A computed fold for a 517-nucleotide part of an RNA from a Clostridia bacterium, annotated as large-subunit ribosomal RNA, domain I.
Context: one part of a larger RNA
RNA sequence: GGCAUACGGGGGAUGUCUUGGCAUUAGCAGGCGAAGAAGGGCGUGGCAAUCUGCGAUAAGCCUCGGGUAGCUGAUAAACGAGCUUUGAUCCGGGGAUUCCUGAAUUACCGUAUGAUGAAUACAUAGUCAUACGGGGCAAACGCAAGGAACUGAAACAUCUAAGUACUUGCAGGAAAAGAAAGAAAAAUCGAUUUCCUCAGUAGCGGCGAGCGAAAGGGAAAGAGCCCAAACCGGAGCGAUUUUCGUUCUGGGGUUGUAGGACUUCAUGAAGUAUCAGGCGUCUUAACAGAACAGUUUGGAAUGGCUGGCCACAGAGGGUGAGAGUCCCGUAAGUGAAAAGAUCAAUGAGCUUGAAGUAUCCUGAGUAGGUCGGGUCACGUGGAACCCCGACUGAAUCUGCGGAGACCAUUCCGCAAGGCUAAAUACUCGCUAAUGACCGAUAGUAAACCAGUAAUGCGAAUGAAAGAUUAAAAGAACCCUUAUAAAGGGAGUGAAAAGAAUCUGAAACCGUGUGCCU
Numbered sequence: 001g002g003c004a005u006a007c008g009g010g011g012g013a014u015g016u017c018u019u020g021g022c023a024u025u026a027g028c029a030g031g032c033g034a035a036g037a038a039g040g041g042c043g044u045g046g047c048a049a050u051c052u053g054c055g056a057u058a059a060g061c062c063u064c065g066g067g068u069a070g071c072u073g074a075u076a077a078a079c080g081a082g083c084u085u086u087g088a089u090c091c092g093g094g095g096a097u098u099c100c101u102g103a104a105u106u107a108c109c110g111u112a113u114g115a116u117g118a119a120u121a122c123a124u125a126g127u128c129a130u131a132c133g134g135g136g137c138a139a140a141c142g143c144a145a146g147g148a149a150c151u152g153a154a155a156c157a158u159c160u161a162a163g164u165a166c167u168u169g170c171a172g173g174a175a176a177a178g179a180a181a182g183a184a185a186a187a188u189c190g191a192u193u194u195c196c197u198c199a200g201u202a203g204c205g206g207c208g209a210g211c212g213a214a215a216g217g218g219a220a221a222g223a224g225c226c227c228a229a230a231c232c233g234g235a236g237c238g239a240u241u242u243u244c245g246u247u248c249u250g251g252g253g254u255u256g257u258a259g260g261a262c263u264u265c266a267u268g269a270a271g272u273a274u275c276a277g278g279c280g281u282c283u284u285a286a287c288a289g290a291a292c293a294g295u296u297u298g299g300a301a302u303g304g305c306u307g308g309c310c311a312c313a314g315a316g317g318g319u320g321a322g323a324g325u326c327c328c329g330u331a332a333g334u335g336a337a338a339a340g341a342u343c344a345a346u347g348a349g350c351u352u353g354a355a356g357u358a359u360c361c362u363g364a365g366u367a368g369g370u371c372g373g374g375u376c377a378c379g380u381g382g383a384a385c386c387c388c389g390a391c392u393g394a395a396u397c398u399g400c401g402g403a404g405a406c407c408a409u410u411c412c413g414c415a416a417g418g419c420u421a422a423a424u425a426c427u428c429g430c431u432a433a434u435g436a437c438c439g440a441u442a443g444u445a446a447a448c449c450a451g452u453a454a455u456g457c458g459a460a461u462g463a464a465a466g467a468u469u470a471a472a473a474g475a476a477c478c479c480u481u482a483u484a485a486a487g488g489g490a491g492u493g494a495a496a497a498g499a500a501u502c503u504g505a506a507a508c509c510g511u512g513u514g515c516c517u
Base pairs, nucleotide, nucleotide: 001516002515003514004513005512006511007510008509009508015502016467017466020438021437022435023434024433025432026431027430028429029427030426031137032136039101040100041099042055043054044053046079049075050074051073061095062094063093064092065091066090070083071082072081108134109133110132111131112130113129114128115127116126141172142170143169144168145167146166152159156206182189183188193220194219195218196217197216203211204210224419225418226417227363231251232250233249234248235247236246237245238244239243256397258362259361260360261359262356263355264354265353269352270351271350272349274348275347276346280342281341282340283339284338286334287333292307293306294305295304296303308325309324310314316328317327318326368392369391370390371389372388373387374386378404399414400413401412402411403410454461455460474501477489478488479487480486
C1' cells in the first nucleotide's frame, strides 16, 4: 500500500407521516369607493421583538341574541395586576370609534339652476355661486375602438398565424343579441341566444398552405312590447281682424292577410316583465344527540381472547398501537332578539273590440347610384346582402325592400326610432363535499412569519428551509477541561430517540484484527 472483516465518523437518500397545495361538484355571492375604497405607513399590550387583532374610545367600546365556567390572541413559559354565576372570556346580528396616507379632492370634469358679463349695441363666449353626479380599485367572463410579429406555406410577396396577442374605453351579474324591409321554395316556417347534427359537406383558396358556412332536423329556454307621425285639446311665442307658423305638453296610435287617423257602433272579463305587500322558506350563532366491560401482551390498548349493547348514528377526526359503544362528531330532529335574501295571498297601476270610406299619416341628405375600402366561410370574382369614406341622390301604399350579377314572373317582408327576462360565458371570493391527484428536489414560487431573504439604478427576478417524545419527563448532582467546546458517570424515558434531535442508504474519511506485498 492492497484485499477482507468488525466498529465508527460523515452525509441526508429511503421509508412512514401531513399542517400545505392541485383538480372537480353543488349551493351562495358577483362587487367595494368622496358617508373616502383596495393597498400601505405609524401606532396600540404591565414587560424588548415579530405575527394576528384593533385605531388616540387603539388584542378594543355600546347593544341585541347564543353559550357556560373559567378568562386576559400566537411565537412563549413564568411573573405581575386583574375580570368572572349581578354570567366574564368566547360565537353571531346591529351600531359607535376608525391617526397619517392612498382616486386623495379647499382640486378637476359633467348636468341643472341662478347671478354676472368682453371684443360689440342687444346678445354670445367667458367668469362666479349653489345643488346633484362622476373620478379610483378589483380574478375571469362581455361589448366596442385600435391592432402586430414569430410561425405555416418545407424559401417568399397574395394568403396564414388572426381580428389572435397586446393597448384603450365602457358595463353587468352576466354582457351582447332580439320581436323580420327574415329564412325559404312547401299551398312552408315564424324574435333572439346556446348545444347536438347538417359537415370537414356546399364553397373559398399563389384552387398552394390552408380557411370553411347556412337552410333544414333534434334539444335547452320561451314573452313580447313602447315611441315618431296623421288627428283632437291646453299653454307660450311670432306675424296677426279672422287664420297661419313654431315650441312645450295631455290624449290618440304602433302595423304588412297592411295598419292607424277619420266617420258610425259596442263594452266586460282576462292578462301583467311595473310598484306596494309581506305569510312562509333560507342565510348569518347554536341546541340536543344511542350504546362496554372483564382478562391478556405491552411503556401505553383502540390489538388478542371472553361475554354484552346501540344503530334513521358502522361518515370522519382525536385519544400513549386498528375504537360504532372514551372525546369531538355523525343520522333523524329542534332553533333567531337583529340584519339580509327569496317570495304566496292581496292591493294599486297598465294593456285590450267591430264595420265603413280611400281624404290624411306610417321614421330623408335616408334608401339607391358611382368611385375607394371593409365585413360576410366567400382573397373582385358573375359577387348579391350588410357597413364605412368621398361625390351624388329617390318613391310615399296604384308605394318600398329582398329571394347571390341582371331582367321578367311568382313568393316573402315593411328599412332609415327604441326597450325586452330565460336558456349561454366566467370565478377574486364564501359554504359543503369529493379525488385509480401530490406527499417536502413532489404539490402553488411559497406546508416553515414567502412574493420573504437576496439580486438589479429600474421595469423586474426570486430562493433555501417540515418530523425529539405518549408526555419536556429537555438531563439535578459529580468528574475531566479554560468558571470553554466537548465528553464520562448519575438520572429521565419503553427506548437516548439528547435538542446539529424519527428512520439514517451511497460517495468520502478513519480505528482494530486477519491475509498478501